[in-house]
This is a predicted structure of a 675-nucleotide part of an RNA (large-subunit ribosomal RNA, domain II) from a Vulcanimicrobiaceae bacterium. Model confidence (mean pLDDT): 86 of 100. The full RNA is in RNAcentral, with records from ENA. The source organism's lineage runs through Bacteria, Bacillati, Vulcanimicrobiota, Vulcanimicrobiia and Vulcanimicrobiaceae.
Context: one part of a larger RNA
RNA sequence: ACCUGCGAGUUACGUGAAACGGGCUUGGUUAAGGUGUUGAGCCGGAGCCGUAGCGAAAGCGAGUCUGAACAGGGCGUUCGUCCGUUUCAGUAGACCCGAAACCAGGUGAUCUAUCCAUGGCCAGGCUGAAGCAUGAUUAAACUCAUGUGGAGGGCCGAACCUGUCGUUGUUGAAAAAACGUUGGAUGAGCUGUGGAUAGGGGUGAAAAGCCAAUCGAACCUGGAGAUAGCUGGUUCUCCCCGAAAUAGUUUGAGGACUAGCGUCGGCAUUUAAGUCUUGGGGGUAGAGCACUGACAGAGCUAGGGGCCUUACCGGGUUACCGAACUCCAUCAAACUCCGAAUACCAGGAUGUACACGGCCGGCAGUCAGACGGUGGGGGAUAAGCUCCAUCGUCAAAAGGGAAACAGCCCAGAGCAACAGCUAAGGUCCCUAAUCGAUGCUCAGUGGUAAAGGAAGUCAUGUCGCAUAGACAACUAGGAGGUUGGCUUAGAAGCAGCCACCCUUGAAAGAGUGCGUAAUAGCUCACUAGUCGAGUGAUGUGGCGCCGAAAAUGUAACGGGGCUCAAGCAUCGAACCGAAGCUUUGCGAUCGAACAGAUCGGUAGGGGAGCGUUGUGGCGUAGGCUGAAGCACGACCGUGAGGACGUGUGGACGAACCACAAGUGAGAAUGCAGGU
Repeated sequence: ACCUGCGAGUUACGUGAAACGGGCUUGGUUAAGGUGUUGAGCCGGAGCCGUAGCGAAAGCGAGUCUGAACAGGGCGUUCGUCCGUUUCAGUAGACCCGAAACCAGGUGAUCUAUCCAUGGCCAGGCUGAAGCAUGAUUAAACUCAUGUGGAGGGCCGAACCUGUCGUUGUUGAAAAAACGUUGGAUGAGCUGUGGAUAGGGGUGAAAAGCCAAUCGAACCUGGAGAUAGCUGGUUCUCCCCGAAAUAGUUUGAGGACUAGCGUCGGCAUUUAAGUCUUGGGGGUAGAGCACUGACAGAGCUAGGGGCCUUACCGGGUUACCGAACUCCAUCAAACUCCGAAUACCAGGAUGUACACGGCCGGCAGUCAGACGGUGGGGGAUAAGCUCCAUCGUCAAAAGGGAAACAGCCCAGAGCAACAGCUAAGGUCCCUAAUCGAUGCUCAGUGGUAAAGGAAGUCAUGUCGCAUAGACAACUAGGAGGUUGGCUUAGAAGCAGCCACCCUUGAAAGAGUGCGUAAUAGCUCACUAGUCGAGUGAUGUGGCGCCGAAAAUGUAACGGGGCUCAAGCAUCGAACCGAAGCUUUGCGAUCGAACAGAUCGGUAGGGGAGCGUUGUGGCGUAGGCUGAAGCACGACCGUGAGGACGUGUGGACGAACCACAAGUGAGAAUGCAGGU
């Protein structure tokens, strides 16, 4: 891992509630107990429910309580009871498995910690304390030298003890080792044997270490099926309906209770949604500035500051600040002189059916929601973010589209069909289905992105110039006073400052740019000629261009590929396309119906069935001319399942009608066995 078997809503009660079935209703019914061929039954009326309620009670009573009340109001003014079945609840282990733990009584110190008693062990080498001796020295000491001596939690290093670092090992050779290396090795040393201390206790050179491979409280048995608002699991079929992820409260937040939303039964009934209409209240969107505040500019002005003047009073001045006021221009969730659309409330009409809604009762589940559109708060006008409101989808929804893709678009699958029409979305090929018209785009834009940038291109405005010849190009001119004045080393159109005139002329600036040290030189404005028809400026709209860098590999159309398109815009006519709709057949539910409608579905409610074991009818029908069981098979049933045939098997054993359950497995890191 697989296979086989086992494996989870049970049982009890003088229990409670409801539904259904039954008995009695001359109210119903017994309990313990007694009796009984121990089998039903019979006896047993204590008790319980009902027959009257109200009040805290005394109490009164179809009433009573409150109250001064003969006022009002509250609660009342009979419809039962017993048994059975089912569902739910209560009490019990109460659907099953699962703790970490708590308590009691015991068992452990053959491991290990410490202690006690009594024994044992430590190769070899090194160092050389005290003391002592001799000598030197001294007045004597001290001291020094040489010996002797053999101290030390001394040194090196085996046994022994240990366990430093590394490697191997890590389903090991081993539930702690091996190899190499290290530490101690006469000591607080190591060790044998015997003994002591026991679980909130011991022991501990202290690590919460150790107390038998177990220690922040050992192990065994019991309380015990502890408890588990938690996790996991919970076994046959079909049919009808079908949620919630909200509110309030909660030592409450992943749990509960009540309400909301589901379902089933009963009762009454035209009440519901929607639509039309009538009448309402509102202060949102927007807008506005009349209030409250904010706020750009200007004017005017009280006041203030600076400066001047002044003995004081005061006066003057100011390119300073500036309330209020005026003009112009704005802003606001907690501003409003105003003010919608919707929404909401109420009346009327309509809406008339397997409906919807209402009331009463049984049984639930739900209280983690998700994304999308819209209106908002928080955040950064971030988040597949978070919190509200409202609608939708998913949740609990399959089908078609979006390449793939719970929450987007279309659309809600009873079953069947080699029939038809459509939706979204599509119609060159992959891939079902396409043609026509008019424009646009050249960027593979389409098939990612901004501020910003540009003689891209199309359309459409406005304003100029132009056959009295424009724009571009070419030819020619572009002069004189004058090198204007100043400044400057110089300043001559062209460093800078000031001014910017006059003349000639077709035209020509006291000069547009380059240039020079300054001149010079080139050029422009401006003018003429040549040429011969459009040429400039500035808006608006359409489609494009640049801006444009990312990590495995094109990789930002699903791919191929596409350019008067297979791109974009507008229009027309077709077609394809789903489990939608239609058509045909069939089934089920509701219904009087052969009329019609309905039949996706998680939690969950309700209904109808299949099968297993046993009991009764009944050891009956059947059975060695072959039972059960097992194997195979193209049969029947909507399904759980059921027949029949053949083989195997070798002695039991249906169907049917009832009843009772140890009654259905694929999951529980399920349990046991097998392989």